[in-house]
This is a predicted structure of a 702-nucleotide part of an RNA (large-subunit ribosomal RNA, domain II) from a Candidatus Omnitrophota bacterium.
The organism belongs to Candidatus Omnitrophota, within Bacteria.
It matches the Rfam family "Bacterial large subunit ribosomal RNA".
Its mean pLDDT, the model's own confidence on a scale to 100, is 85.
Context: one part of a larger RNA
RNA sequence: UCCGACGAGUUAUUAUUUCAAGCGAGUUUAAGUGUUGCGUUAACGCGUAACAUGGAGGCGCAGGGAAACCGAGUCCUAACCGGGCGAAUUAGCUUGAAAUAAUAGACCCGAAGCUGAGUGAUCUACCCAUGAGCAGGGGGAAGUCCCGGGAAACCGGGAUGGACGUCCGUACCCGUCAGCGUUGAAAAACUGUGGGAUGACUUGUGGGUUGGAGCGAAAGACUAAACAAACUCAGAAAUUGCUGGUUCUCCCCGAAACAAUUCUAGGGUUCGCCUUCAGAAACUACGAUGUAGGGGUAGAGUGCUGAAUGGACUACGGGAGUCUACCGACUUGCUGAGUCCAACCAAACUCCGAAUACUACAUCGACUAUCUGAGGAGUAAGACGACGGGGGCCAAGCUCCGUCGUCAAAAGGGAAUCAGCCCAGACCACCAGCUAAGGUCCCUAAAAAUAUGCUAAGUUGUAAAGGAUGUGGAUUCACUAUAACAGCCAGGAUGUUGGCUCAGAGGCAGCCAUCAUUUAAAGAGUGCGUAACAGCUCACUGGCCGAGUGAUUCCGCGCCUAAGAUGAACGGGGAUCAAGCAUAUUACCGAAGCUGUGGGUUUUAUCCGUCUUCGGACGGCUAGAGCGGUAGGGGAGCAUACUUUAAUGAGUGAAGCUGUACCGUGAGGAGCAGUGGACAUUAAAGUAGGGAUUAUGUCGGA
Numbered sequence: 001u002c003c004g005a006c007g008a009g010u011u012a013u014u015a016u017u018u019c020a021a022g023c024g025a026g027u028u029u030a031a032g033u034g035u036u037g038c039g040u041u042a043a044c045g046c047g048u049a050a051c052a053u054g055g056a057g058g059c060g061c062a063g064g065g066a067a068a069c070c071g072a073g074u075c076c077u078a079a080c081c082g083g084g085c086g087a088a089u090u091a092g093c094u095u096g097a098a099a100u101a102a103u104a105g106a107c108c109c110g111a112a113g114c115u116g117a118g119u120g121a122u123c124u125a126c127c128c129a130u131g132a133g134c135a136g137g138g139g140g141a142a143g144u145c146c147c148g149g150g151a152a153a154c155c156g157g158g159a160u161g162g163a164c165g166u167c168c169g170u171a172c173c174c175g176u177c178a179g180c181g182u183u184g185a186a187a188a189a190c191u192g193u194g195g196g197a198u199g200a201c202u203u204g205u206g207g208g209u210u211g212g213a214g215c216g217a218a219a220g221a222c223u224a225a226a227c228a229a230a231c232u233c234a235g236a237a238a239u240u241g242c243u244g245g246u247u248c249u250c251c252c253c254g255a256a257a258c259a260a261u262u263c264u265a266g267g268g269u270u271c272g273c274c275u276u277c278a279g280a281a282a283c284u285a286c287g288a289u290g291u292a293g294g295g296g297u298a299g300a301g302u303g304c305u306g307a308a309u310g311g312a313c314u315a316c317g318g319g320a321g322u323c324u325a326c327c328g329a330c331u332u333g334c335u336g337a338g339u340c341c342a343a344c345c346a347a348a349c350u351c352c353g354a355a356u357a358c359u360a361c362a363u364c365g366a367c368u369a370u371c372u373g374a375g376g377a378g379u380a381a382g383a384c385g386a387c388g389g390g391g392g393c394c395a396a397g398c399u400c401c402g403u404c405g406u407c408a409a410a411a412g413g414g415a416a417u418c419a420g421c422c423c424a425g426a427c428c429a430c431c432a433g434c435u436a437a438g439g440u441c442c443c444u445a446a447a448a449a450u451a452u453g454c455u456a457a458g459u460u461g462u463a464a465a466g467g468a469u470g471u472g473g474a475u476u477c478a479c480u481a482u483a484a485c486a487g488c489c490a491g492g493a494u495g496u497u498g499g500c501u502c503a504g505a506g507g508c509a510g511c512c513a514u515c516a517u518u519u520a521a522a523g524a525g526u527g528c529g530u531a532a533c534a535g536c537u538c539a540c541u542g543g544c545c546g547a548g549u550g551a552u553u554c555c556g557c558g559c560c561u562a563a564g565a566u567g568a569a570c571g572g573g574g575a576u577c578a579a580g581c582a583u584a585u586u587a588c589c590g591a592a593g594c595u596g597u598g599g600g601u602u603u604u605a606u607c608c609g610u611c612u613u614c615g616g617a618c619g620g621c622u623a624g625a626g627c628g629g630u631a632g633g634g635g636a637g638c639a640u641a642c643u644u645u646a647a648u649g650a651g652u653g654a655a656g657c658u659g660u661a662c663c664g665u666g667a668g669g670a671g672c673a674g675u676g677g678a679c680a681u682u683a684a685a686g687u688a689g690g691g692a693u694u695a696u697g698u699c700g701g702a
Stems, first nucleotide, its partner, number of pairs: 001702006011104013026059003032053009063070002073085004107245002110242001114235006125209009134199001136168003139164001143160007172196003177192003211227001213223002248637006259270004272379002274376007284369002286365008299352001300350002305346002309342005317335002319332005382407010412423003427599004432595003438589003441573003447586001449585006460575001466560002470557005476551004487544005493517003498512003523538001527536002600627006607620005638691001640688010656675005662669002
């Protein structure tokens, strides 16, 4: 991992509700007892079922009051013509079934832990008693002896001696570093290396101390491979707001991820939203239109409040300056509250002020639904999109609100792929039709559609500020057959080298001025150039030529800006008067949408039939409206085991197993054949240890 079997809302009591039955102002027995049957026992007896008996008690029929008590009333009060609760308006009781709740292990499995009673010191920690072990070598304390010195104290030398938690190093003990091992040879070892090795040493045997306790040269270490409280059994099915699992089918409806509160935030309680039953029922709810309302949002405005730019004016304001013995006076290329003008702002500004939304009323519409009571829930982690906002960086597939949508719980078509986008809501079937979004050259269903333009960038088929004689259209202005624009030919002069400055300054370093003349025209000079001149050139003019030229603004489509790691920015092929873009038009394709035909089912309504306790129940035709669905509510069934009653099959072959083209919407059910070799099935009722692809499920097998 697979296969098989087992494996999870049960049972008891009480309560509530619904349904059914019996009796009904009543209803009902409990324990016990009796009889009978069955089981069991040697017997006594015990257990169990049915039927009797048993009225003790319960609930109901009357309430009010704290109570005495009174009573259709009563209480409050001294007392009501008052007020509260009642009556006036009677339906209950018992049993059964189902649902739910409470109490119990209470749907099942799962803690770490807590408590009690015991078992452990053969491991290990420490202690006690009694034993044992430590090759060899080095260093050489005290003391003693001898010699020498000294008055002495004492000193020196030589021997001897053998101290030491002394040195090197076996056994022995340990475990420093590295390797290796790490489903190991080993639940800590092996190899090398290393530390201690007469000591606080090591070790044998026997003994002692223990679970909030021991023992600890102290690491929360150790107490039998496990210790911040051992192990065994018991309380015990501890508890768990947490995770996982929870077994057959079909039919009807169908949520929520919000509000309030919570030692509450991944849990609850109440509301909201769902469902079932019963009842009520009105333009009641809903929608559209109209009428009547209040508002202070969007916008706008700047009168108020506040912010904020420029200007003008201004002070017994400031600064600075001048005058002055002092008091003070005067002035201002500065600043400046304030006033005025102009322009610009505001969530916490408003002289103003919508659209929507909301409220009320009226009318209309619609088989859209509302309201009340009772039973059952689930939900209270939401996600994205559009719009209006807060936070953030007018960041986030960010976060928090509001309104709407989709997903959640929604399949189908489109977007190549793609919960939340666009279209559209799947009862079933069909080799029928029409459409939506989106498409129509091929992949690929349908137009290489029609008409007129645009694009040359493969733009289409990623992106900004910014940039550009890309190109099309429009706008305004200027020049132009009295010849423009471009090109070519020619001129571009004189006073004069203007004056100043300067080493020089001659159109062209700089400063000032910028006239006049000759002219078709020519600046006291546009640029290059020279040390300064020179030289080239321009403005300006003539000639040649002969038709448009130059500039501004706006719009359409393009270009650059544009760098990434496999080639990878149309889904691919491929496409250029398009198969791109824009406008207009006509066809067609295209979905589980709509239509058609047939069928199923729910519900409503008329009708028909059967039964009836006359309330209704069941069945049928037709017509209308429905039939996506998670959590969840409701309904109807299938299958399994056993029981009762009745019936039936079976050695002329039961159950089981194997195969199979049949029936049923489905769970499922037949028939036949083979195998098998003894029980089985049907109908009506009933009872449940009643359905497994999943719980790191349990056991067995492979």